Predicted 3D model of a 349-nucleotide part of an RNA (small-subunit ribosomal RNA, central domain) from an uncultured bacterium. Its Rfam family is "Bacterial small subunit ribosomal RNA". The full RNA is in RNAcentral, with records from ENA and SILVA.
Context: one part of a larger RNA
RNA sequence: CUGGGCGUAAAGCGCACGCAGGCGGUUUGUUAAGCUAGAUGUGAAAGCCCCGAGCUCAACUUGGGAUGGUCAUUUAGAACUGGCAGACUAGAGUCUUGGAGAGGGGAGUGGAAUUCCAUGUGUAGCGGUGAAAUGCGUAAAAUUCUGGAGGAACAUCAGUGGAGAAGGCGACUCCCUGGCCAAAGACUGACGCUCAUGUGCGAAAGUGUGGGUAGCGAACAGGAUUAGAUACCAUGGUAGUCCACACCGUAAACGCUGUCUACUAGCUGUUUGUGGCUUUAAGCCGUGAGUAGCGAAGCUAACGCGAUAAGUAGACCGCCUGGGGAGUACGGCCGCAAGGUUAAAACUC
Numbered sequence: 001c002u003g004g005g006c007g008u009a010a011a012g013c014g015c016a017c018g019c020a021g022g023c024g025g026u027u028u029g030u031u032a033a034g035c036u037a038g039a040u041g042u043g044a045a046a047g048c049c050c051c052g053a054g055c056u057c058a059a060c061u062u063g064g065g066a067u068g069g070u071c072a073u074u075u076a077g078a079a080c081u082g083g084c085a086g087a088c089u090a091g092a093g094u095c096u097u098g099g100a101g102a103g104g105g106g107a108g109u110g111g112a113a114u115u116c117c118a119u120g121u122g123u124a125g126c127g128g129u130g131a132a133a134u135g136c137g138u139a140a141a142a143u144u145c146u147g148g149a150g151g152a153a154c155a156u157c158a159g160u161g162g163a164g165a166a167g168g169c170g171a172c173u174c175c176c177u178g179g180c181c182a183a184a185g186a187c188u189g190a191c192g193c194u195c196a197u198g199u200g201c202g203a204a205a206g207u208g209u210g211g212g213u214a215g216c217g218a219a220c221a222g223g224a225u226u227a228g229a230u231a232c233c234a235u236g237g238u239a240g241u242c243c244a245c246a247c248c249g250u251a252a253a254c255g256c257u258g259u260c261u262a263c264u265a266g267c268u269g270u271u272u273g274u275g276g277c278u279u280u281a282a283g284c285c286g287u288g289a290g291u292a293g294c295g296a297a298g299c300u301a302a303c304g305c306g307a308u309a310a311g312u313a314g315a316c317c318g319c320c321u322g323g324g325g326a327g328u329a330c331g332g333c334c335g336c337a338a339g340g341u342u343a344a345a346a347c348u349c
Stems, first nucleotide, its partner, number of pairs: 004320003007303002012317001014201004021194003025088007033081002035077007042069001049065006091191001092188005097182003103177007110154001115149004120144001125136002162169001206247006215241002220236002223233001258316006266294012278281001298305002322349003331342004
């Protein structure tokens, strides 16, 4: 390279946008680059292959033929691909009217709870555990009432519910703002799909500067447990967790399932639109967009998947090629650092 694969065996980039590239709807005309056919030229000889001949055979030698090209020139063709010109509306998009939503950003507000502070209450315990102790408490704790401070998170509603590309999103109000869906029409007229490099977003932890700090809590301290206990349990507790700005760029970033399109039995639940019917109901019959549970065909090594495919096909990208060494070393790039990314070999089984 050919071939085979990527839910769980190795293998889908964490997610998106998107230049180049690849691929691309219906139709008319034209062109003739790809394509098809013919002709001419050429593809040396030897060798290989086929049919003969000569050495007694063979090796060997020798005659003839065949094969061999992304080849060149030329003539013709026009279905398909491409180019050019024109048209179309089924893809894609725009407008109008509605709809649902923890989609994003900013500002403000609220109540419950924990902690702390103050006054009152109250008196010797509290707390904690398997049992204890460290700890707190007569300088009045715990309890209980009232008032106050401050930070963080938003019970119930809550749902195989919702919206978002993913990460992720949940009190309430206002402001700014993105996407999605439906029903009818009108408009643009292929404007599309995918996407190496690139760019942006990206949990937690971590980093820098400045704030903040109620609870929780790596590190740490002393108390237990134990043979020991650098742990599990308990009492404290610093970074951190929170905010602003700037980095980091990784996760079992998972549906372990790339994106887009078309086609292929049914049944049931649920969210949210919309149309029709009548007996106007907790009704019936349709039709979209999601999200779940079964399941025919088919697929699969099996498990299972099954219109939200892992079925049947097409377009494009990414990735895999025995285990260990190793996602390591070296080098490059990125980063303040931590480290990230790209990524081997010797050796060994």